Source information
The RNA shown here (transfer RNA) has 77 nucleotides and comes from a Candidatus Kariarchaeota archaeon. Its mean pLDDT, the model's own confidence on a scale to 100, is 83.

[in-house]
RNA sequence: GCUGCCGUGGCUUAGCCCGGUAUAGCGUCCGGCUGUUAACCGGACGGUCGCAGGUUCGAAUCCUGCCGGCAGCGCCA
Numbered sequence: 001g002c003u004g005c006c007g008u009g010g011c012u013u014a015g016c017c018c019g020g021u022a023u024a025g026c027g028u029c030c031g032g033c034u035g036u037u038a039a040c041c042g043g044a045c046g047g048u049c050g051c052a053g054g055u056u057c058g059a060a061u062c063c064u065g066c067c068g069g070c071a072g073c074g075c076c077a
Stems, first nucleotide, its partner, number of pairs: 001073007010026003020057001028044005050066005
C1' cells in the first nucleotide's frame, strides 16, 4: 500500500441484511425484603450509535471520505 471484519451507556453487547419509539445484562443510585450484610424483587440514572458529509419526510441502519483496532496479502531493506 491492497482486501476483509470490527467501532452503539462505565464494561460486555442486541438492533444494521430489509431505514420508522436506540436494547439487554453487569455496574451505579434509590426503594422493598432482612436482626445486619449478601442474595432476591421493583424503579431510576446513564448514549455526540468512531468523525465529517451525502441521500431521504425520516439514518445506528443506505452511499462517500476520513480516524482507530484486528486479521490476511503485498512492497522496500